[in-house]
RNA sequence: AGAGUUUGAUCCUGGCUCAGAACGAACGCUGGCGGCGCGCUUAAUACAUGCAAGUCGAACGAGAACGUCUGGCUUCGGUCGGACUAGUAAAGUGGCGAACGGGUGAGUAACACGUGAGGAACAUGCCCUUAUGUUUGGGAUAAGCCUGCGAAAGCGGGUCUAAUACCGGAUGUGGUCAGGAGAUGGCAUCUUUUCCUGAUUAAAGGUGGUUGAGUCUAUGCCACCGCAUAAGGAUUGCCUCGCGCUCCAUUAGCUUGAUGGCGGGGUAACGGCCCACCAUGGCUGCGAUGGAUAGCCGGCCUGAGAGGGUGAUCGGCCACACUGGGACUGAGAUACGGCCCAGACUCCUACGGGAGGCAGCGGUAGGGAAUCUUGCGCAAUGGGCGAAAGCCUGACGCAGCGACGCCGCGUGGAUGACGAAGCUCCUUGGAGUGUAAAAUCCUUUCAGUGGGGACGAACAGCGACGGCAGGAAAUGGCCGUCGCCUGACUGUACCCGCAGAAGAAGUCCCGGCUAACUCCGCGCCAGCAGCCGCGGUAACACGGGGGGGACAAGCGUUGUUCGGAUUCACUGGGCGUAAAGAGCACGUAGGCGGAAGGGAAAGUCAGAUGUGAAAACCCGGGGCUUAACCGCGGGCCUGCAUUUGAUACUGCUUUUCUUGAGUACCGGAGAGGAUGGCAGAAUCCCUGGUGUAGCGGUGAAAUGCGUAGAUAUCAGGAAGAAUACCGGUGGCGAAGGCGACCAUCUGGACGGAUACUGACGCUGAGGUGCGAAGGCCGGGGGGAGCAAACAGGAUUAGAUACCCUGGUAGUCCCGGCAGUAAACGAUGGGUACUAGGUGUUGGGGGUAUCGACCCCCUCAGUGCCGCAGUUAACGCAUUAAGUACCCCGCCUGGGGAGUACGGCCGCAAGGUUGAAACUCAAAGGAAUUGACGGGGGCCCGCACAAGCGGUGGAGUAUGUGGUUUAAUUCGACGCAACGCGAAGAACCUUACCUGGGUUUGACAUGCUUGGGAAAGCCACAGAGAUGUGGCCCCCUCUUCGGAGGUCCUUGCACAGGUGCUGCAUGGCUGUCGUCAGCUCGUGCCGUGAGGUGUUGGGUUAAGUCCCGCAACGAGCGCAACCCUUGUCCUUAGUUGCCAUUCGAUUCUUCGAGGAACUCUAAGGAGACUGCCGGCGACAAGCUGGAGGAAGGUGGGGAUGAUGUCAAGUCAUCAUGGCCCUUACGUCCAGGGCUACACACGUACUACAAUGGCCGGUACAAUAGGCUGCAAGACCGCGAGGUGGAGCUAAUCCUUGAAAACCGGCCUCAGUUCAGAUUGGAGUCUGCAACUCGACUCCAUGAAGGUGGAAUCGCUAGUAAUCGCGCAUCAGCAUGGCGCGGUGAAUACGUUCCCGGGCCUUGUACACACCGCUCGUCAAGCCAUGGAAGCCGGGGGUACCCGAAGCCGUUGAUCUAACCGCAAGGAGGACAACGUCGAAGGUAAAACCGGUGACUGGGGCUAAGUCGUAACAAGGU
Repeated sequence: AGAGUUUGAUCCUGGCUCAGAACGAACGCUGGCGGCGCGCUUAAUACAUGCAAGUCGAACGAGAACGUCUGGCUUCGGUCGGACUAGUAAAGUGGCGAACGGGUGAGUAACACGUGAGGAACAUGCCCUUAUGUUUGGGAUAAGCCUGCGAAAGCGGGUCUAAUACCGGAUGUGGUCAGGAGAUGGCAUCUUUUCCUGAUUAAAGGUGGUUGAGUCUAUGCCACCGCAUAAGGAUUGCCUCGCGCUCCAUUAGCUUGAUGGCGGGGUAACGGCCCACCAUGGCUGCGAUGGAUAGCCGGCCUGAGAGGGUGAUCGGCCACACUGGGACUGAGAUACGGCCCAGACUCCUACGGGAGGCAGCGGUAGGGAAUCUUGCGCAAUGGGCGAAAGCCUGACGCAGCGACGCCGCGUGGAUGACGAAGCUCCUUGGAGUGUAAAAUCCUUUCAGUGGGGACGAACAGCGACGGCAGGAAAUGGCCGUCGCCUGACUGUACCCGCAGAAGAAGUCCCGGCUAACUCCGCGCCAGCAGCCGCGGUAACACGGGGGGGACAAGCGUUGUUCGGAUUCACUGGGCGUAAAGAGCACGUAGGCGGAAGGGAAAGUCAGAUGUGAAAACCCGGGGCUUAACCGCGGGCCUGCAUUUGAUACUGCUUUUCUUGAGUACCGGAGAGGAUGGCAGAAUCCCUGGUGUAGCGGUGAAAUGCGUAGAUAUCAGGAAGAAUACCGGUGGCGAAGGCGACCAUCUGGACGGAUACUGACGCUGAGGUGCGAAGGCCGGGGGGAGCAAACAGGAUUAGAUACCCUGGUAGUCCCGGCAGUAAACGAUGGGUACUAGGUGUUGGGGGUAUCGACCCCCUCAGUGCCGCAGUUAACGCAUUAAGUACCCCGCCUGGGGAGUACGGCCGCAAGGUUGAAACUCAAAGGAAUUGACGGGGGCCCGCACAAGCGGUGGAGUAUGUGGUUUAAUUCGACGCAACGCGAAGAACCUUACCUGGGUUUGACAUGCUUGGGAAAGCCACAGAGAUGUGGCCCCCUCUUCGGAGGUCCUUGCACAGGUGCUGCAUGGCUGUCGUCAGCUCGUGCCGUGAGGUGUUGGGUUAAGUCCCGCAACGAGCGCAACCCUUGUCCUUAGUUGCCAUUCGAUUCUUCGAGGAACUCUAAGGAGACUGCCGGCGACAAGCUGGAGGAAGGUGGGGAUGAUGUCAAGUCAUCAUGGCCCUUACGUCCAGGGCUACACACGUACUACAAUGGCCGGUACAAUAGGCUGCAAGACCGCGAGGUGGAGCUAAUCCUUGAAAACCGGCCUCAGUUCAGAUUGGAGUCUGCAACUCGACUCCAUGAAGGUGGAAUCGCUAGUAAUCGCGCAUCAGCAUGGCGCGGUGAAUACGUUCCCGGGCCUUGUACACACCGCUCGUCAAGCCAUGGAAGCCGGGGGUACCCGAAGCCGUUGAUCUAACCGCAAGGAGGACAACGUCGAAGGUAAAACCGGUGACUGGGGCUAAGUCGUAACAAGGU
């Protein structure tokens, strides 16, 4: 510090996810030791039991028992005493403490907390200092004793007694109050202080020493501890204030003690804190009130920081103590282990009544994913009481449990093989685990065991000694030294010895992110998954094995927080198109604001001071062996307050200024607005005329109108609405919007030149107004045209649409409502600045001119182009989307949803504000390359058109589907499968079926056992394979031992498979397509995908060539080079040829001969737009012509770029993997591949007269031939047979070419057409023609009379037609491949169909239109809204009732202290009443939550239904 994920790829936007750190955690697997920490986050649920607050005899009275010793009496059972126990225990009065310490976080959004101030408005026990006192009296009471009630808890009566308990008097250092006279300070009220007078107000003693005068007592004195008053200090508390402190506005108004005053009451104290009266205030958009949530902070976690989250342990504050209310005591409480009342709950009960409060420490139940011992000790620290010893202390110190966290240590170290075994992989060679192990040599931490053994302890106290102050002295007090005494932890830490590598490793992960790879199994199953995604037979992603990686006594998972996330953006984001500018304006609050000077100093800046607790954090030392941890010092604590300065900027104040803004004057422009008039054209309607059969409408029609006279046309009239031309990226307006003309009223902007005001400005939350179309209402008018709804006609599979004919609201006016639009420049307003060019509208100026125009300058608008800059890109670019400032509005993934609920507005329709659950991993913007379009442009092709001939109908052949079958082997399936693999299935082939055999095999290699050949021949069995038997019977070399070869045989390795996967592959092939394309290097452009080049202008069959050009070159394709054919030449001349010469002849090159011709086959020539004219950019080239056998590629062939189709082929071959191995191998016989209701493809033959039949007569080329082609001759009607000349081929043969031509017959018929089918007889091949061959002859003579929709081929030696040859092959050809003969028609042209190329455009497609995608319906699941109702909750209001208690009032009652001679009084107790008042009750309403028959939509879910709305002009 980033990464993954939207796409074919790219950039951006944007969400989701991951890597990090952390935790009071939990869960899974695992677990050796120690140290230091931490440990009910849930039920503030309920609690059994023990403990957690007592202490003081030096405040007080009283005062046991057990037990020991002992005395008297005794009936020997006891009983009465004494001493010790012991002034002890327990209880009581009294004092202090119990308000601390400890727990919890329910409540609380608050002066609760934090921070800083204030109290001149306060209190403060114990403690410290100072001053002065501590006097004199009195009456009770508890305990005790006697007694009553009660189950208990407890309550009462009588009687006795003490105090540091209670009460009165005195005194007054002082305090308080009142009056008077001053002084001081401050911040209104006031504070502080001095003096005088008056009034009022205190106390308690205890212990010890001593007693000076001989003893005792009292007293006094002294010391210490107390007590009282006052002042001061310290500490603690209380009160007040500034600032800070969560979310919701779908909570906008709240408040009656409410806000203030006067006077009282109350309090320690201010105060509506409370009361009476008076006034009517107070709070709130800077968020009152209400609701939800929450203890706050130091800190802790995270983060670079700013922030965000959090508030366990430790520390500070607050609140609470079963729930609610209340006071008492006290210095302090409205009191956790106190009291009273009410309520809920639990327990006891004799039913009458009582008792209780673990959110103290342990512990229990419950809840929960989850959180410990009913431990030891007061040794230390701290607290309470005490003079002290000491007692108490679940505070605390320790121990126990828990890997809950952090930290440390160990589980061994060294050596040890080209490397054991096992396991895994494997190309079978090996590789990995792996120096790992074993083995050898060492070490011994920790654990174990045996021994030694701390620190924490110093106080206090006691004893001794010394000193100091005070005192008459002494005890005592204070200080110092020495000694004695005290340890829960604990025989712990630590140290030493002993033995032995001995007792001690797991967890997660290995597709990418993210370090780490292989085998097997499974087969979209089982499963994994944080995101993307894996799994459908070769899974690095599932499960297991091996191996590897990471961390390690832990490792993973889950949850949560921060980070990454600049993804709420203060630091540090955005709003034209990604989410986002309000429809527009006016304007309130608020925010911001021109120039100059002065003042003050609020903000701001600097210094100082105080504070910012400690702990924590950071730094530096230190202590535990280290670390964690602990201790010390420093820093930090970014803050607040006070104070002293500074005055640039902002604010404040004051004085000025004119440039911002405004006013006045002059001027012109304009569909700016409102009102009232008025004009012409058109439409429709009405009247009348002319006129006749149609009109209208459409793609085509029909509905409709019209003989009752339409349409058309003429004249007249009426009505309503809108204003052609001008008209223009022209004008005006804030926007919506505004369009004939005239008049009236009226708003704004602009230009010019002066004068005036003097910052008066900008923006603008709320608010107010305006606001297209449509709507609605309740209207009232109006209604020509147009036109939702509706009706009809078409279209269509349907057509509730598009088209047509009609047609009502509405559109218009008046006056209201509504308040929304793609209200768009998808761009808020204002100000300033930042190159230009060119139009246009309005105004002004300059120059020039007679004048206008032109030209130049300028202001205000409105367009286009364009630089810098900016932007993700597109683009924007002085009219900014640039550079800055000010203000407002808005955004934060997609869907759900602009929906629900609530509020507000509206008559309604609806508008505005505006969520959540749930769900997805994307949704999106711009641009790129393709593909596609019922987009465009250019171009090509037998693509269409123009023609010729076919197919589709018939019969047959052949292939396929289907069906059948034991099997009908397999493959090929649009073009590009279907006379295809198959250039030839009777057996074989053959892969299929049935049956019969065989197992190292039919075939290969190696080793091995035995043998002698193997082969061949014969016989038998058998369908054959095969089996049995017989005959025959080895070779080469040799050192004679043997070795090699060959064959049979035994066994082992292995063979074999046309078994599967063409979607694991190679190779080969088809196809687009012989289409003209496909790319690269360098450069350049772009953030990038990518572009450029390859586009453009021409041209071509062609990316062919030329020109231009940020491109320049190059490669694979095109073309050419190759073959063939067409002309000529040269050479050569047999087997081919024969013109001339001779001979012969059956008249045939036969012989001699010739080399001319044809031909043959080798080499050349020839054609290149070379020449000429025209066109063209002078180019490329096109066009015409000449010459030429041939002319613009002469014809034909071979040749197939990058790629596409997971195209085809595992059955040509090869091959990975899988499968079979006495069978899925192999051999054999027979059968099948030849089936047959049907369907399709491809062909043949026909349907006839351009023909058929008969007879006659011509003319080819290719090709093949020794297991072959076969002539002549003879036989047969024929297929063919006999026989065999010739030919290893330009020699011989196949070989008769046929159509054609000549002559004759047939005469339009199912025929003298056609030939299927069938019967009979044969021929040939072959081991064999039954299933199942071909051919011949005789006989038979089917369908068929030119073929529906549809569809195929062909552009010249082509189509059509005619025959011939060859491969395969024993035989079998209507198929295939070739050959020649005869030999046409047509092409205007590119609109349309199909295919293709280039450019461009749109796109929501990229599996690429056979794409994508929308909505209803149907099914399942999920969350949610409404709903008659039902249930619950908290709060408020009104009223009723009214406990305890404080306060007030009253007094039949009772009453020790004081007053009084007494009566009585004061005071007290008690009671009654009253105000307030908790709980409870009643009533009506609001709010929140749950549930609810039914109902509404929504979301999700491989392959459901119906259509096709959107994306291309998406077919409107």
Molecule: small-subunit ribosomal RNA
Organism: metagenome